[in-house]
Predicted 3D model of a 73-nucleotide RNA (transfer RNA) from a Chitinophagaceae bacterium. Taxonomically the source falls in Chitinophagaceae (Bacteria, Pseudomonadati, Chitinophagia, Chitinophagales). The RNAcentral record of the sequence draws on ENA. It matches the Rfam family "tRNA". Rfam classes the family as a transfer RNA. Its mean pLDDT, the model's own confidence on a scale to 100, is 81.
C1' cells in the first nucleotide's frame, strides 16, 4: 500500500427493509431478605467512533476520517 468486514452503556452484546419511546446479561447503586452474608427477589444507572451529505426526518443510507481485525502484495 491494495481489498473486505467491523465499531452500540463501564463490560459483553442485538436490534432499526429511515419514523416520537434503542434489547438482554454482567458491573454498579439504592431497597426488601438474613443474626450477619451469599443466594434470590424489587427498583434505579448509563451508549449508538467523528465530520459533512442526502432527507420533514438518519443509530440505520451515501462520502471522508479514524480505531480494531482478516485477507493480498
Nucleotide at each position: 500500500g491494495g481489498u473486505g468486514a467491523u465499531c452500540u452503556g463501564g463490560a459483553u452484546g442485538a436490534g432499526u427493509u429511515g419514523g416520537u419511546u434503542a434489547a438482554a446479561u454482567c458491573a454498579c447503586c439504592g431497597g426488601a431478605c438474613u443474626g450477619a452474608a451469599a443466594a434470590u427477589c424489587c427498583g434505579g444507572c448509563a451508549a449508538u467512533c467523528c465530520a459533512g451529505g442526502u432527507u420533514c426526518g438518519a443509530u440505520u443510507c451515501c462520502u471522508g476520517g479514524g480505531g480494531u481485525c482478516a485477507c493480498c502484495a